[in-house]
Small-subunit ribosomal RNA, 5' domain from an uncultured bacterium, 523 nucleotides, folded computationally. Its mean pLDDT, the model's own confidence on a scale to 100, is 84. It matches the Rfam family "Bacterial small subunit ribosomal RNA". Gene Ontology terms of the family: ribosome and structural constituent of ribosome.
Context: one part of a larger RNA
RNA sequence: GAUGAACGCUAGCGGCAGGCCUAACACAUGCAAGUCGAGGGGUAACAGGGGAGCUUGCUUCCGCUGACGACCGGCAAACGGGUGCGGAACACGUACGCAAUCUACCCUUUUCUUGAGGAUAGCCCACUGAAAGGUGGAUUAAUACUCAAUGGUAUUAUAGAGUGGCAUCACUUAAUAAUUAAAGAUUUAUCGGAAGAGGAUGAGCGUGCGCAAGAUUAGGUAGUUGGCGGGGUAACGGCCCACCAAGCCUACGAUCUUUAGCUGAUGUGAGAGCAUGAUCAGCCACACGGGCACUGAGACACGGGCCCGACUCCUACGGGAGGCAGCAGUGAGGAAUAUUGGGCAAUGGACGGAAGUCUGACCCAGCCAUGCCGCGUGAAGGAUGAAGGCGUUCUGCGUUGUAAACUUCUUUUAUCAGGGAAGAAACCACUAUAUUAUUAUGGUGUUGACGGUACCUGAGGAAUAAGCACCGGCUAACUCCGUGCCAGCAGCCGCGGUAAUACGGAGGGUGCAAGCGUUAUCC
Numbered sequence: 001g002a003u004g005a006a007c008g009c010u011a012g013c014g015g016c017a018g019g020c021c022u023a024a025c026a027c028a029u030g031c032a033a034g035u036c037g038a039g040g041g042g043u044a045a046c047a048g049g050g051g052a053g054c055u056u057g058c059u060u061c062c063g064c065u066g067a068c069g070a071c072c073g074g075c076a077a078a079c080g081g082g083u084g085c086g087g088a089a090c091a092c093g094u095a096c097g098c099a100a101u102c103u104a105c106c107c108u109u110u111u112c113u114u115g116a117g118g119a120u121a122g123c124c125c126a127c128u129g130a131a132a133g134g135u136g137g138a139u140u141a142a143u144a145c146u147c148a149a150u151g152g153u154a155u156u157a158u159a160g161a162g163u164g165g166c167a168u169c170a171c172u173u174a175a176u177a178a179u180u181a182a183a184g185a186u187u188u189a190u191c192g193g194a195a196g197a198g199g200a201u202g203a204g205c206g207u208g209c210g211c212a213a214g215a216u217u218a219g220g221u222a223g224u225u226g227g228c229g230g231g232g233u234a235a236c237g238g239c240c241c242a243c244c245a246a247g248c249c250u251a252c253g254a255u256c257u258u259u260a261g262c263u264g265a266u267g268u269g270a271g272a273g274c275a276u277g278a279u280c281a282g283c284c285a286c287a288c289g290g291g292c293a294c295u296g297a298g299a300c301a302c303g304g305g306c307c308c309g310a311c312u313c314c315u316a317c318g319g320g321a322g323g324c325a326g327c328a329g330u331g332a333g334g335a336a337u338a339u340u341g342g343g344c345a346a347u348g349g350a351c352g353g354a355a356g357u358c359u360g361a362c363c364c365a366g367c368c369a370u371g372c373c374g375c376g377u378g379a380a381g382g383a384u385g386a387a388g389g390c391g392u393u394c395u396g397c398g399u400u401g402u403a404a405a406c407u408u409c410u411u412u413u414a415u416c417a418g419g420g421a422a423g424a425a426a427c428c429a430c431u432a433u434a435u436u437a438u439u440a441u442g443g444u445g446u447u448g449a450c451g452g453u454a455c456c457u458g459a460g461g462a463a464u465a466a467g468c469a470c471c472g473g474c475u476a477a478c479u480c481c482g483u484g485c486c487a488g489c490a491g492c493c494g495c496g497g498u499a500a501u502a503c504g505g506a507g508g509g510u511g512c513a514a515g516c517g518u519u520a521u522c523c
Base pairs, nucleotide, nucleotide: 001522002521003520005519006518007517008516009515012375013374014373015372016371017370018368019367020333025331026330027329029328030327031326034075035074036073039072040071042068043067046066047065048064049062050061051060052059053058054057082286083285084284092210093209094208095207096206097205098204101203102202106199107198108197109196110195111194112193113192114148115147116146117145124137125136126135127134128133154179155178156177157176158175160173161172162171163170164169184191185190212258213257214256219249220248221247224246225245226244227243229241230240231239261283262282263281264280265276266275267274268273288309289308290307291306292305311322312321313320314319339365341364342363343362347361348359349358350357351356378409379408380407381406388400389399390398391397392396415459416458417457418456419455423450428445429444430443431442432441433440434439467512468511469510470509471508472493473492474491478507479506480505481504482503488495489494
C1' cells in the first nucleotide's frame, strides 16, 4: 500500500460498487420454461349469442362465436442462471491444422410441393388400486405415422478424361445403373413443407509451445506400443474387437504422492518479479453419490428418463414420492456475509403471422459504514484574554483560548410545503408521401416497476449531526496525581523495586476523521 474481511469503540447524509471465503452439509414453502387454436380432434372452465322451461331470475340445451383445461402435434427446453466437486490434463492460454468432420433456427440461390393408406391419444364405456397410477373395449383427427410416383451437382457402385498436391489423395468434368422427398393452414395478405448448392454462426477432433510441489517417489506399462482386417462414429484414431509382432515412456524426471478449476486480469513493486484468480468477461467441469443410454441439429441432459446406493417423506404395509451448487428463505457449521420484496417499463431470450404469453435472466427497490468517492456538523467579527478546569516559583502568572458569551451573516444538509423528469425507441392501430408489389419515410394515438423518486422552487431556524487511536525511541505529540518489579504495558528495543513524559486517571497536545484502532493475509 491492499482486502469478498472479522472484532472493539463510535456514527449525520448521498452516489457508485460489493455482500456464505466455512458444510459440493441437509432442506419446509413459493416462484425460476414455456409457447403456438394461423397444425389437429375437440369443449372441462369463463364470457357472448341463440333455443326450451317456468317459480322472471334461475334451470337446461346448442362449439354457433370469443376463447380454451386436459390431449395429439411443432418449436423451445443443450440457451439463460448456479457452483468449483473433480481434474496436473490438449483442461486452460496461444499459434497452426482437419486432403478426417457435423451444424436446428438465420441469409443467398435452384428445383419440387403428386397420390394412397392404416392407426393412436383425447372423448365415451367398463374394471382395478389407499395412493401414485394402471388395464380392457368401442370410436376419431392432424403439419403425427406408413406406402407409392417423380427427382438431382444427394447417396452407393462401375469404369473414363483433365488439373493440382502432401503419402493415403483432392478438385473439375461428362457417363451408366441402383436407392432415397414433401404438408398443409388460411381472413387469399401470407406463413409453411421437401431435395440440393453456397454463406454465416456454433461445435467436434489433431498438433507445436507455455502451464504447481516432492527423488525421504526410479523404474513404469499387456490394449500396453505398432501392424493387418473389421466394427463403431458426423469424423481420424486401440475408440472397440479378432489375429500378428514385441514394442512404448523414462534423470531434458517416466511412474507415484500431495495440492489446484484455467485465463483475460487483480494486488504490490521504479521495474524485473512475487502473490492472488471475490465481483466482471472467455473456456472447462459438475448438478444427492455412481453408472447408462433414449430423444434430438445439438445432451449422455441442474428444475428429462432408467438402474444401483445413501438419506428424507407418504402409506390402507401391498406399494409409492423426492433432489435449491436457480431466486428468496430455513436449520446446521462459522469470526463472518442480505428480502420467503416490485416489475416485465427498458435490454435480452423462448414461442407465435401478430396481438401477446412466459422469463427470480434482467431492470429496480429493501438490509449491511463492507469498500471507494463526495458533502455536512457552520462563517466572519469578537479580550474584561470572563467563569470553570489544569499547572505553578501561588495577593500573582501561564494554559485551555477567539475558544465561549456577544454582534452580524449564511441555510449545504435535515424538516415542512409546492412543482416534477430523462430513461420511450418501438411493436401495434389510424393515416400521408414515394413505389408495380414487398418496403421505406413522416404524422397522430398507445406503453414507466423504479416513483411523486431524482431534480427544481419556497419557508423558518445555527437550527438536526464527532468520534477513535496515540503522545519513551523508531514516530508527529508533556505535564501533574495515583501506584511502588505490585497492578499493569509491550510491534521491536524495553518500561514498573517512592520524584514513571513507557502502568492507571486528569489537564494539555498530536494524527486521522464518519470513521478510528486491533487481528488475519499478500506485496